[in-house]
This is a predicted structure of a 73-nucleotide RNA (transfer RNA) from a Minisyncoccota bacterium. NCBI's taxonomy places the organism under Bacteria, Bacillati, Minisyncoccota. Rfam family: tRNA. Its family is annotated with triplet codon-amino acid adaptor activity in the Gene Ontology. About the family: Transfer RNA (tRNA) molecules are approximately 80 nucleotides in length. The prediction has a mean pLDDT of 81. RNAcentral holds the sequence, with entries from ENA.
RNA sequence: GGGCGGUUGGCGAAGUGGUUAUCGCGACUGAUCGACAUUCAGUAGGUCAUAGGUUCGACUCCUAUACCGCCCA
Numbered sequence: 001g002g003g004c005g006g007u008u009g010g011c012g013a014a015g016u017g018g019u020u021a022u023c024g025c026g027a028c029u030g031a032u033c034g035a036c037a038u039u040c041a042g043u044a045g046g047u048c049a050u051a052g053g054u055u056c057g058a059c060u061c062c063u064a065u066a067c068c069g070c071c072c073a
Base pairs, nucleotide, nucleotide: 001072002071003070004069005068006067007066010025011024012023013022018056027043028042029041030040031039049065050064051063052062053061
């Protein structure tokens, strides 16, 4: 330099263009317990990497940029 893939709460992931972005772990609060753990109930936490475009409507499609990984040279 070329090709391909990825970027979604603190971490790991899911998410056919269509009503409030979901799950697990973790955190916090409450119940349970003599206490801890377990278990149960609940709460908070996301400008979906950035910018632009297509569309009535974009996490999802297109383009560019940034970062990460793999392959080729």